RNA sequence: AUACGACAACGGCAAACUUUUCGAAAGAAAAGGACGCAAAGCCACGGGCCUAAGGAGAAUUCAAUCUACGGCAGCCGGGCCGCCGAA
Numbered sequence: 001a002u003a004c005g006a007c008a009a010c011g012g013c014a015a016a017c018u019u020u021u022c023g024a025a026a027g028a029a030a031a032g033g034a035c036g037c038a039a040a041g042c043c044a045c046g047g048g049c050c051u052a053a054g055g056a057g058a059a060u061u062c063a064a065u066c067u068a069c070g071g072c073a074g075c076c077g078g079g080c081c082g083c084c085g086a087a
Stems, first nucleotide, its partner, number of pairs: 004085002012037002017032006035074001041080003045077003048072003054067003
């Protein structure tokens, strides 16, 4: 250095749930809280999943339905960066 990952050390993050705020929703932010995590740090590039405001449906209007330009990095790959060091 690469790979790997201890019942190691120093530390870190924080699921569900609750409250407030933002949002059409999915979801996000903050505070509390810990199920877990060695990248649970960052990036929606590929796949996947969630939502469907707007648009399509539609013709004059209602709906099913379709649609991401909205999300999820704690679904899987990939990219970038990084702490520690027993076997």
This is a predicted structure of an 87-nucleotide RNA (c-di-GMP-I riboswitch aptamer) from Paenibacillus elgii NBRC 100335. The coordinates come from a structure-prediction model, not an experiment, and the mean pLDDT is 88. The model forms 100% of the base pairs in the Rfam consensus. It was read from a public genome assembly, where an Rfam model found it.